[in-house]
Context: one part of a larger RNA
């Protein structure tokens, strides 16, 4: 390499958009490039192979076939690939009519509760632990009323409930906005499916430059514990968590499960539509769209998946090929930097 695999043994790209490229519904006419088929010309000779003779065999030679699976030219079929030309609606999409939603983004409010500030009323304690101490407090703390300041999150609803590509999204109202589903069936007419490169989003943490800073809290101090405690535990506390703009591009970025499509027993919840059925609130029937449990066939090493497959097919992409060195080293690219990415080898077991 061929094969063979990626839920856990090595392996799905963190995610979408999309270029080249692959790869494509259903029906009809032409073409004849790919495809079958005839013929011809070429494929040198010796080797090979297969029969046969010659050397006492054999090795070695001769004769004859075979073959040279190929290539050119040339007559011809059209089922399929492909392509021309004119169509179809069953895949896509658009345009209606409808409800649902923490999907994004800006502004604006609003109440609980920490912390402070002032004021009162009030006296010796508080706060903390396993138990203490650092610590705060007679300069009046703690507690306990009033008002003010501020910053930062939104209890209950609240749900293996929604919503979004993923990352993710929760007080409330108003603006702008994005996708998704039902219903009916107008329209276009294959306009689809993947997706090397590319672009674009992308937790937290970091960092740049201005701000903000109430609570928690890396780092650091100081009290304990302890043989020691550069920790678990207390008391403090500064980056930082928050806000505007900009970079970084990593996660156990997980369902450890790449996206599309089609086919394959059911049961039961729940969540958004629609339709019918009983005389209402209610129930029951079907359906299409979403999210859960159970459980055949089926497939798995086993565990367990099982119409939201990891079943049975097809397309596309991405990635594995014993362990350790090592996601390291060298190059390169990209970044302010921190580091990201891409990625060996020698040794060694």
């Nucleotide at each position: 390499c061929u094969g063979g695999g990626u839920g856990u043994a090595a392996a799905g790209g963190g995610a979408g958009c999309g270029u080249a490229g692959a790869c494509g519904g259903c029906a009809u006419a032409g073409c004849a490039a790919g495809u079958c088929u005839g013929a011809a010309g070429u494929g040198a000779a010796a080797g090979c192979c297969c029969g046969u003779g010659g050397c006492u065999c054999a090795a070695c030679c001769g004769c004859g076939g075979a073959a040279c699976u190929g290539c050119u030219u040339u007559g011809g079929a059209a089922a399929c690939u492909g392509u021309u030309a004119a169509g179809c609606u069953g895949g896509a999409g658009u345009a209606c009519u409808g409800g649902a939603g923490a999907g994004g983004c800006a502004a604006g409010c609003g109440g609980a509760a920490u912390u402070c500030c002032u004021a009162g009323u009030g006296u010796a304690g508080c706060g903390g632990u396993g138990a203490a101490a650092u610590g705060c407090g007679u300069a009046g703390a703690u507690a306990u009323u009033a008002g003010g300041a501020g910053g930062a999150a939104c209890a209950c609803c609240a749900g293996u409930g929604g919503c979004g590509a993923a990352g993710g999204c929760g007080g409330c109202u108003u603006g702008c906005u994005g996708g998704a589903c039902a219903g009916a069936g107008a329209c276009u007419g294959a306009c689809g499916u993947u997706g090397a490169g590319g672009c674009u989003c992308g937790a937290a943490a970091g960092c740049g430059u201005g701000g903000g800073g109430a609570g928690c809290a890396a780092a650091c101090a100081g009290g304990a514990u302890u043989a020691g405690a550069u920790a678990c535990c207390c008391u403090g506390g500064u980056a930082g968590u928050c806000c505007a703009c900009g970079c970084g591009g990593u996660a156990a970025a997980c369902g450890a499960u790449g996206a599309a499509u089609g086919c394959u027993a059911g049961g039961u919840g729940u969540u958004g539509g629609c339709g019918g059925g009983c005389a209402a609130a209610g129930c029951c029937c079907g359906u299409c769209g979403g999210u859960g449990c159970c459980g055949c066939c089926g497939c798995a090493a086993a565990c367990g998946c099982a119409u939201u497959a990891a079943g049975c097919a097809u397309u596309c992409c991405a990635c594995c090929u014993g362990g350790g060195g090592a996601g390291u080293a060298c190059g390169u690219u990209c970044g302010c930097a921190a580091g990201a990415a891409u990625g060996a080898a020698a040794c060694u077991c």
Source information
A computed fold for a 349-nucleotide part of an RNA from an uncultured bacterium, annotated as small-subunit ribosomal RNA, central domain. The coordinates come from a structure-prediction model, not an experiment, and the mean pLDDT is 91.